Record summary: Predicted 3D model of a 71-nucleotide RNA (transfer RNA) from a Candidatus Methanomethylicaceae archaeon. The source organism's lineage runs through Archaea, Thermoproteati, Thermoproteota, Candidatus Methanomethylicales and Candidatus Methanomethylicaceae. Its Rfam family is "tRNA". The RNAcentral record of the sequence draws on ENA.
RNA sequence: GGGCUCGUAGUCUAAUGGCAGGACGCCGCCCUGACGUGGCGGUAAUCGCGGUUCGAAUCCGCGCGAGCCCA
Numbered sequence: 001g002g003g004c005u006c007g008u009a010g011u012c013u014a015a016u017g018g019c020a021g022g023a024c025g026c027c028g029c030c031c032u033g034a035c036g037u038g039g040c041g042g043u044a045a046u047c048g049c050g051g052u053u054c055g056a057a058u059c060c061g062c063g064c065g066a067g068c069c070c071a
Stems, first nucleotide, its partner, number of pairs: 001070007010024004018054001025043006047063005
């Protein structure tokens, strides 16, 4: 330099172009003598900029970053 795959809460992981869901974590309440377990509720995310579309996490382009392969 070229090709391929990937980028979603603090972490992991879903999502036919149509309300971004789940688990762990964290916070509050209940429970307990206390902690833990358990129950209920809450918090928090689509790498960036454009394009297509009535509508984009999803499709397209250009960047940025990670991994693999070729040179």